Predicted 3D model of a 71-nucleotide RNA (transfer RNA) from a bacterium. It matches the Rfam family "tRNA". It is annotated as a transfer RNA. Its mean pLDDT, the model's own confidence on a scale to 100, is 82.
RNA sequence: UGCCCGGUGGUGUAAUGGCAGCACGCUAGGUUUUGGUCCUAGAAAUUGGGGUUCGACUCCCUGCCGGGCAA
Numbered sequence: 001u002g003c004c005c006g007g008u009g010g011u012g013u014a015a016u017g018g019c020a021g022c023a024c025g026c027u028a029g030g031u032u033u034u035g036g037u038c039c040u041a042g043a044a045a046u047u048g049g050g051g052u053u054c055g056a057c058u059c060c061c062u063g064c065c066g067g068g069c070a071a
Stems, first nucleotide, its partner, number of pairs: 001070007010024004018054001026042005047063005
C1' cells in the first nucleotide's frame, strides 16, 4: 500500500428489514443466625456520520478501531 473479516449492556452470545433478547455479573427486596444457594424486581448495549426504506443491529457509502492475507 492493496484485499478480506469483525465491532451489540461490565463480560459472553442471539436477533427473516418490524417491541434489541438470553446467560453470567451488578443493584434492591424476600428466604437464611450470617454468608452462599434459591425466588422476585430493577439498572445497563447496537463503533461515528450519511444514504435507501413506511420502518435499519440488519442493506449501501464513508470514517474509526481490532484481526488476518499478500507485497